[in-house]
Context: one part of a larger RNA
Molecule: small-subunit ribosomal RNA, 3' major domain
Organism: uncultured prokaryote
RNA sequence: UGACGGGGGCCCGCACAAGCGGUGGAGCAUGUGGUUUAAUUCGAAGCAACGCGCAGAACCUUACCUGGACUUGACAUCUGGGGAAGCGAUCAUCGGUGAAAGCCGACUUCCGCAAGGACACUUGUAGAGGUGCUGCAUGGCUGUCGUCAGCUCGUGUCGUGAGAUGUUGGGUUAAGUCCCGCAACGAGCGCAACCCUUGUCUGCUGUUGCCAUCAGUUCGGCUGGGCACUCUGCAGAGACUGCCGGUGAUAAACCGGAGGAAGGUGGGGAUGACGUCAAGUCCUCAUGGCCCUUAUGCCCAGGGCUACACACGUGCUACAAUGGCCGGUACAGAGGGCAGCGACACCGUGAGGUGUAGCAAAUCCCACAAAGCCGGUCUCGGUACGGAUUGGAGUCUGCAACCCGCCUGCAUGAAGUUGGAAUCGCUAGUAAUCGCGGAUCAGCAUGCCGCGGUGAAUACGUUCCCGGGCCUUGUACA
Repeated sequence: UGACGGGGGCCCGCACAAGCGGUGGAGCAUGUGGUUUAAUUCGAAGCAACGCGCAGAACCUUACCUGGACUUGACAUCUGGGGAAGCGAUCAUCGGUGAAAGCCGACUUCCGCAAGGACACUUGUAGAGGUGCUGCAUGGCUGUCGUCAGCUCGUGUCGUGAGAUGUUGGGUUAAGUCCCGCAACGAGCGCAACCCUUGUCUGCUGUUGCCAUCAGUUCGGCUGGGCACUCUGCAGAGACUGCCGGUGAUAAACCGGAGGAAGGUGGGGAUGACGUCAAGUCCUCAUGGCCCUUAUGCCCAGGGCUACACACGUGCUACAAUGGCCGGUACAGAGGGCAGCGACACCGUGAGGUGUAGCAAAUCCCACAAAGCCGGUCUCGGUACGGAUUGGAGUCUGCAACCCGCCUGCAUGAAGUUGGAAUCGCUAGUAAUCGCGGAUCAGCAUGCCGCGGUGAAUACGUUCCCGGGCCUUGUACA
C1' cells in the first nucleotide's frame, strides 16, 4: 500500500422487510448429468454452464458411427509435356453396372491471321486440405463484478524509502454531483450532457383521415369536393430548480407551492472507466507451435445427434365456478409479403383443396385480435374440470415423414383436488393476465426477439441475510 475480520461509523441496491404471482408435487416440452450404444459429434460447469453456441438435426445441415469409393484430390497458385483428327485422354452428352458416390465403355476441341490465350487432362515438385491438439502460446469478440462511482496522471510539497498528499474533512447528490475548507494547483479516463424513442404544442406535407361543412349515394369516405381534425413525416418550440415561500454557512442543495402536457435525471433505450476471474471461445473468423498426408484429407448411401432404470435446471398446460361450454357482439399496436402474401366464390365437419381478383403495398393480402361485454347452460362430481396416452381415418410440406415432422376430425380419456425442506421474479402502465407479429425456415416454436389490450397490491423501516461504495481500526496474511 492492499486484502481480510462472526471490528467500528456513514450510505446504497427488489438485499431484507411489506405485498402480488410463481418454482419445488402432476402430465408434457426442452436443455443437462448419468447410463446405454457401432455412434448416441463437440463445446458451455457456482453466481456469470444447463429453452446456452442451435434465428429452427427427416436427407442436407453433420463435425459422430457402419459400409462402399477417391488420392495433386471438393478448393487455390506455380512448373514441364501432350491436345484441329493419325492414335488417344478430359469437360458435356449417351449406354452398362451400382444404394449412391464411383468404375467401365461409346462419342468428342474452342477463340485468334499469327504469337498466344481459354478450357480441361496427364506427369512432377512445391503445395492443397484437417470442425485434429493446445483459449495455460495468441488476436479479435464476449460474459462478470457493474451503469457500481470509481481509476489515474503532470508539477509541487512531505517522507531515508515503499509511498503519501491531491481523491481526506464539513455539507449535498443518482453520481469523485456540486459547494465550502485544506500543501496543494491543475488535468485525463469514467458520471452527467450531446444521440434514439415516448409524452404536449406550432409550421409545412396531403391518393391515410373527415359528414367537421356542401352535394350525390348502390349507403361502404363509396363518388364529387375539402386539408379543419386524426394521422404520416420533416423542421421547430418546450423543463432550466427558471419563478415564489421556507430551511441551510449569505454556499451547494433540500422541502413546499404556482404555472404547465410534462418538475426536479419526466418514462424507456443505446452508451460499460482502470481492472478482476491464466473466466469463455483454436467448432464463426484469424493465428504461433505440434500432429495427419492412399489419411486425422475428401465423396457417397444408410444410421446416429430424437436412445432411457434414473437425477437436476428452464418452461408450457392444469388441478376449475373470478371457471368450462354454446350463441351474439366491441375495441389494438407493431410487423411481414413476388419461387411471396393470397381476398372472394365453390367443395370439405375440419386440417385443407380448386379457380383466380388485388398487391413490390399508409392503397391489396396475411388479419376474425383475445381477454372483455350481453344472453343461455353446467352446480362441486376426478365432473360438461383436466388433457397425457393409445387406436384407427385423413391433410400439408418435401425426392422421401419407418427410425424421426406439424396439423385435422372420430374414439380413448391418465396423473393432477394448489404442492415438504427450500427457492425465484417484480416498486407502475410495473407485476399478473390476454392475444398479435417477426427472425430462423420447404415443413416444424410451450423457445427467442418484439407489439399492443386489461391492469393491481405494498414499501413502517434499515436490526438481520446477500452484494457493493467511502472513512477508520486490528492483523503472526501478500